[in-house]
RNA sequence: CCAGAUUACUAAACGACCGCUGGUGUUAUCGAGCAAUCGGUACACAAGAGGAAAGUCCGGGCAGCAUAGAGCAACGACAGUCGCUAACGGCGACCGGGGGUGACCCUAGGGAAAGUGCCACAGAAACGAUACCGCCCGAGCCGUAAGGCAAGGGUAAGGGUGAAAGGAGUGCGGUAAGAGCGCACAGCGACGCAUGGUGACAUGUGGAGGAGGUAAACCCUGUCGGCUGCAAGGAGGUUGGAUUAUUGACUGCUCGUCAACCGACUGUUUCAACCCGCUAGAGAUUAUCGGCAACGGUGAUCGUAGAUAGAUGGUCGUUCACGACAGAACCCGGCUUAUCGGCAAUCUGGCGCC
Numbered sequence: 001c002c003a004g005a006u007u008a009c010u011a012a013a014c015g016a017c018c019g020c021u022g023g024u025g026u027u028a029u030c031g032a033g034c035a036a037u038c039g040g041u042a043c044a045c046a047a048g049a050g051g052a053a054a055g056u057c058c059g060g061g062c063a064g065c066a067u068a069g070a071g072c073a074a075c076g077a078c079a080g081u082c083g084c085u086a087a088c089g090g091c092g093a094c095c096g097g098g099g100g101u102g103a104c105c106c107u108a109g110g111g112a113a114a115g116u117g118c119c120a121c122a123g124a125a126a127c128g129a130u131a132c133c134g135c136c137c138g139a140g141c142c143g144u145a146a147g148g149c150a151a152g153g154g155u156a157a158g159g160g161u162g163a164a165a166g167g168a169g170u171g172c173g174g175u176a177a178g179a180g181c182g183c184a185c186a187g188c189g190a191c192g193c194a195u196g197g198u199g200a201c202a203u204g205u206g207g208a209g210g211a212g213g214u215a216a217a218c219c220c221u222g223u224c225g226g227c228u229g230c231a232a233g234g235a236g237g238u239u240g241g242a243u244u245a246u247u248g249a250c251u252g253c254u255c256g257u258c259a260a261c262c263g264a265c266u267g268u269u270u271c272a273a274c275c276c277g278c279u280a281g282a283g284a285u286u287a288u289c290g291g292c293a294a295c296g297g298u299g300a301u302c303g304u305a306g307a308u309a310g311a312u313g314g315u316c317g318u319u320c321a322c323g324a325c326a327g328a329a330c331c332c333g334g335c336u337u338a339u340c341g342g343c344a345a346u347c348u349g350g351c352g353c354c
Base pairs, nucleotide, nucleotide: 001350002349003348004347005346006345007344009342010341012319013318014317015316016315017314018313020048021047023045024044025043026042028041029040030039031038032037050325054336055335057334058333059332060331061330062229063228064227065226075225076224077223078222079221080094081093082092083091084090095109096107097106098105099104110220111219115218116217117214118213119212127167132159133158134155135154136153137152140149141148142147169185170184171183172182173181188210191206192205193204194203195202196201233276234275236266237265238264239263240262241261246260247259248258249257250256283302284301285300286299287298288297289296290295320323
């Protein structure tokens, strides 16, 4: 310098003016009031979408309902090992398998040695092999003979078909021809033992003699799982009942009124939707310690949207590489999908120069 791998960050910048949302404040102003205060307005102050706010696919918090406890069955999800976590189907590291020269990437990765099913097309046959061609034996027939035809039988070594053909290769023996039929050596898997490892597993070794594929087919084994979701739910509103007593609220005294307790109803248009839930949380930033890492401990610092027709915008100026995907609606941890570009670090391969 070229080509790549992995990970992190960023998501036009600055200024002025005018707005919007919730919050705080005010010697401002208006209204109510006896005042304390309450409400509106104005002004001031600081704050105000994301890396995915998205899909709503998993896991949890929270809420209501159900539930005496435990187990079994059924149904569903998941599936190497060890760890992390509130939890997970997530994440980290490792093991096995696959790909790449390499950095590195991919992997639904338990069981087919319990049972059942299935294996398109082609093919004789798709798994208890009804033997197509070939090879071998061959009753019988023809022929002077050589030989030919041939019922039936043997053979899974060879050919052909196919994704797959009986499933462990080579050699020797064996046979009518053949075959793990027998033997020797070699390969795969399961099991036992030894060594190493927390473990998955790896390496070595032993005797036995297991053998098509498919479990994102049924099934078997193991683990986990009550149902419904903030339109939850509370409160409120309307209305009916009860109204003896008591208590509470209406700031303070008196009077009075209302509430409590039990029901019913309660939205897409009008009688009503105000309010709480609602954002301080498995929180953020940072330092340090432990750990390969996911992550965890300790300390310090910070307060960072909360609407309910739904704010987060507009105009102008300057600059640039001229701006992608897209916008909260109970919250959090993940996964997945979308995304113009910019930039950094580490690493790999190649070439060149010193």
The RNA shown here (Bacterial RNase P class A) has 354 nucleotides and comes from Sphaerimonospora mesophila. Its mean pLDDT, the model's own confidence on a scale to 100, is 76. Rfam family: Bacterial RNase P class A. Rfam classes the family as a ribozyme. The sequence is in RNAcentral, with records from ENA. A source record names the gene rnpB. Taxonomically the source falls in Sphaerimonospora (Bacteria, Bacillati, Actinomycetes, Streptosporangiaceae).